Predicted 3D model of a 315-nucleotide RNA (Archaeal signal recognition particle RNA) from Candidatus Methanomethylicus sp. The prediction has a mean pLDDT of 77. Of the family's consensus pairs, 94% are formed in the model. A source record names the gene ffs.
[in-house]
RNA sequence: CGGCAGGGAGGGUCGGAGGGCUCGGCCUCCUCUGUAACUACAAAUGGUCGUCAUGGUAGGACCAGUAACUCCUAGGGGCGGUGGUUCCGUCCUUUGAAGCCUAGGACAAUCAACGUAGAAGUCUCGCCCCACGGGGACGUCGGAGUAGGUAAGGGCCAUCUGAAAGGAUGGCCCUCCUACAUACUGGAUGAACCGGGUUAGGCCCGGAAGGGAGCGGCCCUAAGUCCAGACGGCGUCGUUCGUGGGAUAACGGGAUGGAGUUGAUUGUCCUAGGUCUUCAAAGGAGAUGGGCCAUCCACCCUAGGAGGGCUGCCG
Numbered sequence: 001c002g003g004c005a006g007g008g009a010g011g012g013u014c015g016g017a018g019g020g021c022u023c024g025g026c027c028u029c030c031u032c033u034g035u036a037a038c039u040a041c042a043a044a045u046g047g048u049c050g051u052c053a054u055g056g057u058a059g060g061a062c063c064a065g066u067a068a069c070u071c072c073u074a075g076g077g078g079c080g081g082u083g084g085u086u087c088c089g090u091c092c093u094u095u096g097a098a099g100c101c102u103a104g105g106a107c108a109a110u111c112a113a114c115g116u117a118g119a120a121g122u123c124u125c126g127c128c129c130c131a132c133g134g135g136g137a138c139g140u141c142g143g144a145g146u147a148g149g150u151a152a153g154g155g156c157c158a159u160c161u162g163a164a165a166g167g168a169u170g171g172c173c174c175u176c177c178u179a180c181a182u183a184c185u186g187g188a189u190g191a192a193c194c195g196g197g198u199u200a201g202g203c204c205c206g207g208a209a210g211g212g213a214g215c216g217g218c219c220c221u222a223a224g225u226c227c228a229g230a231c232g233g234c235g236u237c238g239u240u241c242g243u244g245g246g247a248u249a250a251c252g253g254g255a256u257g258g259a260g261u262u263g264a265u266u267g268u269c270c271u272a273g274g275u276c277u278u279c280a281a282a283g284g285a286g287a288u289g290g291g292c293c294a295u296c297c298a299c300c301c302u303a304g305g306a307g308g309g310c311u312g313c314c315g
Stems, first nucleotide, its partner, number of pairs: 001315006011063004015033005023050005038059004069307009080296006086287001087290002090285010100274015121256006128246008136237007145180005152175010184229006195220004203212003
């Protein structure tokens, strides 16, 4: 020097970049992109490092001897990211113009309705509101009591009198009459006995005739209750009449007046408004779209250079 072989130590490959985090590097996180090509574990109060920072711990596969592979310089292409910029677009505000819509007014045209069986206008009354008064309607509350009279009726008591029945006088009570004043009227109901009348049966007296008390029933009635009415007090009002005041748009009656009045649609003009549309101008916002500028770049291409240099056997 050439050939063959090897993978123990050593060398190398098994991805890279942008963003984020950090004083800073790398990892865990997000995004882009590449290869034939790794695995497990821990890690945001985080893990590990300090410009020689381009992860930590443990394991695995593969490659190679002028080689694998890595790095540097220059040029070109290029995915993606970051920062800046108001050039375009976008959004917001203001102003202006035009259009559109809405409302009002003026004028014109057309149509309709009413009008000499009387339009507009004017006057008056009513309708409406308030207050007061008289009614009405409705609601609610009320029925106790007091004082007086003695003409009349009734009951009880006392006295006098008459032969008896009876008569007279006086007192009290009730009815009654009058006043406060509305305290009344009608109906229904209403009492085991203790209210009235009548009274079957039964009871009592009696030799009998007859008489007596009397339950239940029936009838009547008191207190009380209910209903209705009348009366009186109070209150309210989809009510009425009167008086006074107010308001008076519309509507209705009357008078006057003597020819128009009212509505709809369309057109023109004017005015006002609009959260609508378009355009223009000014100011502003944002980095979401496009462009431009700066910068970092996965990946690819071209040229040049540097690092890397093992061991054994044979000739």